Small-subunit ribosomal RNA, 3' major domain from an uncultured bacterium, 480 nucleotides, folded computationally.
RNAcentral holds the full RNA, with entries from Greengenes.
Context: one part of a larger RNA
RNA sequence: UGACGGGGCCCCGCACAAGCGGUGGAGCAUGCGGUUUAAUUCGAAGCAACGCGAAGAACCUUACCUGGGCUUGAACUGCAAGUGUUAGGGAUCAGAGAUGUGACCGAAUCAGCUUGCUGAUAGCUUGUAGAGGUGCUGCAUGGCUGUCGUCAGCUCGUGUCGUGAGAUGUUGGGUUAAGUCCCGCAACGAGCGCAACCCCUACUCUUAGUUGCCAUCAAUUCGGUUGGGGACUCUAAGAGAACUGCCUGCGAAGAGCAGGAGGAAGGUGGGGAUGACGUCAAGUCCGCAUGGCUCUUACGUCCAGGGCUACACGCGUGCUACAAUGGGUUGUACAGAGGGGAGCAAUACUGCAAAGUUGAGCGAAUCCUUAAAGCAAUCCUCAGUUCGGAUUGGAGUCUGCAACUCGACUCCAUGAAGCCGGAAUCGCUAGUAAUCGCGGAUCAGCAUGCCGCGGCGAAUAUGUUCUCGGGGCUUGUACA
Numbered sequence: 001u002g003a004c005g006g007g008g009c010c011c012c013g014c015a016c017a018a019g020c021g022g023u024g025g026a027g028c029a030u031g032c033g034g035u036u037u038a039a040u041u042c043g044a045a046g047c048a049a050c051g052c053g054a055a056g057a058a059c060c061u062u063a064c065c066u067g068g069g070c071u072u073g074a075a076c077u078g079c080a081a082g083u084g085u086u087a088g089g090g091a092u093c094a095g096a097g098a099u100g101u102g103a104c105c106g107a108a109u110c111a112g113c114u115u116g117c118u119g120a121u122a123g124c125u126u127g128u129a130g131a132g133g134u135g136c137u138g139c140a141u142g143g144c145u146g147u148c149g150u151c152a153g154c155u156c157g158u159g160u161c162g163u164g165a166g167a168u169g170u171u172g173g174g175u176u177a178a179g180u181c182c183c184g185c186a187a188c189g190a191g192c193g194c195a196a197c198c199c200c201u202a203c204u205c206u207u208a209g210u211u212g213c214c215a216u217c218a219a220u221u222c223g224g225u226u227g228g229g230g231a232c233u234c235u236a237a238g239a240g241a242a243c244u245g246c247c248u249g250c251g252a253a254g255a256g257c258a259g260g261a262g263g264a265a266g267g268u269g270g271g272g273a274u275g276a277c278g279u280c281a282a283g284u285c286c287g288c289a290u291g292g293c294u295c296u297u298a299c300g301u302c303c304a305g306g307g308c309u310a311c312a313c314g315c316g317u318g319c320u321a322c323a324a325u326g327g328g329u330u331g332u333a334c335a336g337a338g339g340g341g342a343g344c345a346a347u348a349c350u351g352c353a354a355a356g357u358u359g360a361g362c363g364a365a366u367c368c369u370u371a372a373a374g375c376a377a378u379c380c381u382c383a384g385u386u387c388g389g390a391u392u393g394g395a396g397u398c399u400g401c402a403a404c405u406c407g408a409c410u411c412c413a414u415g416a417a418g419c420c421g422g423a424a425u426c427g428c429u430a431g432u433a434a435u436c437g438c439g440g441a442u443c444a445g446c447a448u449g450c451c452g453c454g455g456c457g458a459a460u461a462u463g464u465u466c467u468c469g470g471g472g473c474u475u476g477u478a479c480a
Base pairs, nucleotide, nucleotide: 001480002479003477004476005475007474008473009472010471011470012469013468015464016463019428020427021426022425023424026320027319028318029317030316031315032314033313034311035310042053043052064306065305066304067303068302069301070300077129078128079127080126081125082124083123088105089104093100094099108121109120110119111118112117132295133294135293136292137291141289142288143284144283145282146280148278153192154191155190156189157188158187159168160167161166172183173182174181198272199271200270201269203240204239205238206237207236208235209234213229214228217227218226219225243266246260247259248258249257250256322421326380327379328378329377330376331375332374338369339368340367343362344361348357349356350355387418392413393412394411395410396409397408398407435455436454437453438452439451440450
């Protein structure tokens, strides 16, 4: 100087407390461990691995296994030699396919020139240098990322103090979300962080008025549909608006704090992006790049099939429930943000349905994409039930060469566990939790996951004794 303390003081955080809803019990989905297996590819490991890499494992993917092939190779660059209906396409046959066979079709560029020959290129074959490796090492690395933590810290120059390590500044008194600001002070300044500058959102104005809008005026098939209008909503570009600016009190005539006015918004208005010096030899050699090591008729590469989907069991994350604030049926209302051409698809018809046939419109503020919870009416009346939907049998639909291993969905039948969950444990402070649906990426198909969107919409916070994490000062130490 640090680190540590079941030392002290001060402060903060959904850290506790106060509340609301969960997890832990059930069934299922998904990831992991274990076990099994020819293989169940590999990585990730407390927080910070475990719906993680994977924003899509039937084939492919695919790295794994079994079997069948190839050996200058599936892709790439040289060099040398050779080849001439060459490149390219390809019927047939064998085969699981890779591959082999190869009837037949069949180019092109440049130079010389006798106009159909020669030479060269491209191509192919052979040889060679080398290719190739998701093989190992993340403890050789780059890059990127997680984490402490959006915590308020981390440092430097000069000066001063100290023999020196180092200290000072950065400590102290206040204050703040903040090393934020004020005051003081052997310090005076400065840098990286904080804040602000950026984006979204909340208010107003200006400009603009189609595909959006419709107050006034007409028409109307009653649909902003048509004429028309720019007022309003909205769209999207610009501008304004909030600064403790004003008032009162407290405070040191300070920084600031408390209350008030006005205001759409008030003291950082709400949200996002933004992550200091560093820590964990944290993660990644399987995104990519790369040193070293290693394989080279194989640890490379092609193919078929299988596996990654196994199942006594243990754990994590979720979904659905256990019902009456509910379940069923009928009717009816209101979003936002997105996506759409190998696409989104209205309408009509068929089917109980998944869906099929048809195919208007739309490269879309124009067309398509039903919001659901809600509300109204009605049935059920507390039961393993009209709760719950697992499981299984049967019949189908769709995608796709192909749904056996191993897809999603529909219908009929079946109707399991489950009556609110032990110890323990998680999230959340407001348009939040809880609850309800909608969209998107990936994608042929496949979502309870992920990323977004809106609808409805709470409770509680006296407080900092305690638990956890963090910041500052100080103290002890036989630790570095």